Source information:
The RNA shown here (FMN riboswitch aptamer (RFN element)) has 185 nucleotides and comes from Cohnella candida. The model forms 93% of the base pairs in the Rfam consensus. Its Rfam family is "FMN riboswitch aptamer (RFN element)". Gene Ontology term of the family: FMN binding. The source organism's lineage runs through Bacteria, Bacilli, Caryophanales, Paenibacillaceae and Cohnella.
RNA sequence: GCUUACCUUCGGGGCGGGGCGCAAUUCCCCACCGGCGGUGAUCGGCGAGAGCGCAGGGAUUCCGGUCCCGGGCUUCGCCGUCAGUCCGUGACCCGGCAUAUCCUGAGCGUACCUGCGCAGGGAUGGCGGUGGACCCGGUGCAACUCCGGGACCGACAGUGACAGUCUGGAUGGGAGAAGGAAGCG
Numbered sequence: 001g002c003u004u005a006c007c008u009u010c011g012g013g014g015c016g017g018g019g020c021g022c023a024a025u026u027c028c029c030c031a032c033c034g035g036c037g038g039u040g041a042u043c044g045g046c047g048a049g050a051g052c053g054c055a056g057g058g059a060u061u062c063c064g065g066u067c068c069c070g071g072g073c074u075u076c077g078c079c080g081u082c083a084g085u086c087c088g089u090g091a092c093c094c095g096g097c098a099u100a101u102c103c104u105g106a107g108c109g110u111a112c113c114u115g116c117g118c119a120g121g122g123a124u125g126g127c128g129g130u131g132g133a134c135c136c137g138g139u140g141c142a143a144c145u146c147c148g149g150g151a152c153c154g155a156c157a158g159u160g161a162c163a164g165u166c167u168g169g170a171u172g173g174g175a176g177a178a179g180g181a182a183g184c185g
Base pairs, nucleotide, nucleotide: 001184002183003182004181006180007179008178009177010176016030017029018028019027031165032164033154034153035089036088037087038086043080044079045078046077047076049075050074051073052072054071056069057068058067059066060065084152085151093129094128095127097125102121103120104119105118107116108115134150135149136148137147138146156168157167158166
């Protein structure tokens, strides 16, 4: 460095104020939040890489100059960081597929127990589908990513009243992140 039916840990934020009302963190006004990987002209750091030689300093001088150091600028390399609305992906939901050491059923078999196949169901699983949202201006060779401005979006179930922010499935799942182990080079 590569590989893996391996192990461990980690792996989501946000209703504050006011209004109407018997009742709303659910409506209305203002406010608040943004999973994971990629791309990215962002920002920062480092370099005992390269170039320029404008500030400034030094050496030398035949006073024309030559050489050295150098803040700075450009460029290159490395590290960190950079999109809710771009590309892909996860959670929720749906579909069909396959299935056990699971469940159900009628049988077979045995002295009894352990059993045996068949039919149906079926968690998990992997596969597929569904699932939201951006423009304008600026800079520039180049930006849906930078800067400025104005917009827009947000599963399901519950609720005294409609939920991105409350409660619940969820002490779950998870894209993935970090470390380790083994093997190979």